Transfer RNA from a bacterium, 74 nucleotides, folded computationally. The RNAcentral record of the sequence draws on ENA. Its mean pLDDT, the model's own confidence on a scale to 100, is 82. Its Rfam family is "tRNA". Its family is annotated with triplet codon-amino acid adaptor activity in the Gene Ontology. It is annotated as a transfer RNA.

RNA sequence: GUCAGGGUAGCUCAGUUGGUUAGAGCACGGGAUUCAUAACCCCGAGGUGGAGAGUUCGAUUCUCUCCCCUGACA
Repeated sequence: GUCAGGGUAGCUCAGUUGGUUAGAGCACGGGAUUCAUAACCCCGAGGUGGAGAGUUCGAUUCUCUCCCCUGACA
């Protein structure tokens, strides 16, 4: 340089042939339990979906540009 895959919560990831509240596990906060701690159980908070633009009534999803990560080839 070319091509492919990826970027979603603090971390690891899912999801949607474009559709009316964006989820899980772990972690975190509170409660319950316990003599106490851990585990288990209940509840909660946490996301401008990498940045910008376009298409559309509507974009996390489609298109374009840029940034970052991984892999293959040169």